Overview:
A computed fold for a 72-nucleotide RNA from Alyxoria varia, annotated as transfer RNA. Rfam family: tRNA. The family's RNA type in Rfam is transfer RNA. Its mean pLDDT, the model's own confidence on a scale to 100, is 81.

RNA sequence: UCCGUUGUAGUAUAACGGUUAGUAUAUGUGGCUUUCACCCACAAGACCCGAGUUCGAUUCUCGGCAACGGAA
Numbered sequence: 001u002c003c004g005u006u007g008u009a010g011u012a013u014a015a016c017g018g019u020u021a022g023u024a025u026a027u028g029u030g031g032c033u034u035u036c037a038c039c040c041a042c043a044a045g046a047c048c049c050g051a052g053u054u055c056g057a058u059u060c061u062c063g064g065c066a067a068c069g070g071a072a
Stems, first nucleotide, its partner, number of pairs: 001071007010025004018055001027043005048064005
């Protein structure tokens, strides 16, 4: 320098263009327990940035940024 893949709660990971953006874990509150832990219930928490296409974009297209891999 070129090519490819990926980017979603604190972490990990899903999601036919129309979902209240799901699940696990962590966190908080309550229950249970003599207490802690385990367990149960509830709560809060996320679409990398910009533009385009579309009635509608996390999803498709383009550009940028970052991470990883490959080629030279």
The sequence is in RNAcentral, with records from ENA.